[in-house]
RNA sequence: AACCCCGGAGGGCAAACCCGCGCGAAAGCCGGGGACGCAAAGCCACAGGUCUAAGGUUUCCCGCAGGACGCUUUUUAGCGGGGAGCUAUGACGGCUGGGUUGCAGGG
Numbered sequence: 001a002a003c004c005c006c007g008g009a010g011g012g013c014a015a016a017c018c019c020g021c022g023c024g025a026a027a028g029c030c031g032g033g034g035a036c037g038c039a040a041a042g043c044c045a046c047a048g049g050u051c052u053a054a055g056g057u058u059u060c061c062c063g064c065a066g067g068a069c070g071c072u073u074u075u076u077a078g079c080g081g082g083g084a085g086c087u088a089u090g091a092c093g094g095c096u097g098g099g100u101u102g103c104a105g106g107g
Stems, first nucleotide, its partner, number of pairs: 004107003012038002017033004022029002036094001042100003046097003049092003055087010068074001
């Protein structure tokens, strides 16, 4: 010197919650306040996990107009609305792992 450990003085960050004609479909984020905590609670969505589902897709219901057959009606594909399922290209680093940078002093 590197790495590891201990550390918190000075200083740093800021959960819940409140506020904003803030951004976003939502999850969530941003700003102000506020502190439960944090020694990487600095940075990076790479792996797992979690949240959301706009768009996409499957299915059910309803409606619309059209075609065939037609008295009713039935069938087929289409469009629109609503419900449900799946889905990240959206998020969460203060869920875990990984990568990377860094701090008075001490071992």